The prediction has a mean pLDDT of 82. The RNA shown here (transfer RNA) has 72 nucleotides and comes from a Verrucomicrobiia bacterium. Rfam family: tRNA. By type it is a transfer RNA.

Order: sequence, then structure tokens, then C1' cells
RNA sequence: CGGGAUGUAGCUCAGCGGAAGAGUGCUAGUUUUGGGAACUAGAAGUCAUGGGUUCGAACCCCAUCAUCCCGA
Repeated sequence: CGGGAUGUAGCUCAGCGGAAGAGUGCUAGUUUUGGGAACUAGAAGUCAUGGGUUCGAACCCCAUCAUCCCGA
């Protein structure tokens, strides 16, 4: 310098046009002498950033940023 992959809750990851989900972790409650485990409820998200397309974008297009891989 060129090509490719990934970026979503604290963490690990789904979701590929109709608008946010799971596991784990966290908080509260029940249970227990206490802890752990189990059960119930809850909180936690400008979907990497900026534009564009669309009635509507995490999803499609362009650019940029970060990490990783390949080639020179």
C1' cells in the first nucleotide's frame, strides 16, 4: 500500500428491512442459622462514528475509526 473479517447490555453472543433479545453477571424479594444453590421481579443499549437510500435501517449503500487475518 492492496484485499478480507469483526464492532449490539459489565462480559460472551443471537437478531440480516416493520425497530432490542438470550446466557452469564448486577440489584431487590422468597427460601436458608448464614453462605451457596433454586425460584420470582427489576435495572442496565445514542446497535463503533458520520452521511445517504427508504414510509420505515442494528440490517442496504458510501466514507471514517478500532481490532484481527492474508498478500505485497
The sequence is in RNAcentral, with records from ENA.